[in-house]
Molecule: c-di-GMP-I riboswitch aptamer
Organism: Desulfobacteraceae bacterium UBA5616
RNA sequence: AGCACGAAAGGGCAAAUCCGUUGAAAGGCGGGGACGCAAAGCCACGGGUCUAAAGCUUAAAAUGCCAUGACAGCCGGGCAGCCGAA
Numbered sequence: 001a002g003c004a005c006g007a008a009a010g011g012g013c014a015a016a017u018c019c020g021u022u023g024a025a026a027g028g029c030g031g032g033g034a035c036g037c038a039a040a041g042c043c044a045c046g047g048g049u050c051u052a053a054a055g056c057u058u059a060a061a062a063u064g065c066c067a068u069g070a071c072a073g074c075c076g077g078g079c080a081g082c083c084g085a086a
Stems, first nucleotide, its partner, number of pairs: 012037002017032006035073001041079003045076003048071003055065002
């Protein structure tokens, strides 16, 4: 000087909810706010969940079906990753 393990500290994210905005909706984004999180960083690949505009259905509606929309803070999987005392 470097590597591995690794305590603490620093730092990070931000549920519900409110305001604004966007979207047909689910949801997203910005601000406030913290329930929690050691990957609550990224990716819809498998399962799952939410929504149903268009389309199908109908004489027309209603109902029903349907993802090409969404959720990574539902579970797997993949990718990448900060600090470092004894």